RNA sequence: AUCUUAUCAAGAGCAGGUGGAGGGACUAGCCCGAUGAAACCCGGCAACCGGCGUAUGUUACGCACGGUGCUAAUUCUUGCAGGAGCAAGCUGCGAUAUGCGGCCGUUUCCUGACAGAUGAGAG
Numbered sequence: 001a002u003c004u005u006a007u008c009a010a011g012a013g014c015a016g017g018u019g020g021a022g023g024g025a026c027u028a029g030c031c032c033g034a035u036g037a038a039a040c041c042c043g044g045c046a047a048c049c050g051g052c053g054u055a056u057g058u059u060a061c062g063c064a065c066g067g068u069g070c071u072a073a074u075u076c077u078u079g080c081a082g083g084a085g086c087a088a089g090c091u092g093c094g095a096u097a098u099g100c101g102g103c104c105g106u107u108u109c110c111u112g113a114c115a116g117a118u119g120a121g122a123g
Stems, first nucleotide, its partner, number of pairs: 002122007013042001016041003022032003026079001028077002043071003048067003051063005075115001080112006086105001089103005
């Protein structure tokens, strides 16, 4: 590299320091950025693994000491499949009441995959 599994709608410095132009994985969008990007340090959040404590003790709760992680926007949206709705357009019936139905989709919502991220384990 790859595989398994859990989680991804909450939370975390609009005067912290260094740093200087980029960044949000990829596509297409849409955003963030010299009123300062990435990165590093500090701070913070969370509590996945270990540790410790309590209890009705193969579990639950708590602490946050160690190992990660995270710290704009739902994993910013989107990319494949299915379902529901519906403006416009096309169309069938009907026949002129603006009725019932189908298709499409520069459309909206929902669900599940895919992809990705992180932890733990495997290798």
Molecule: SAM riboswitch aptamer (S box leader)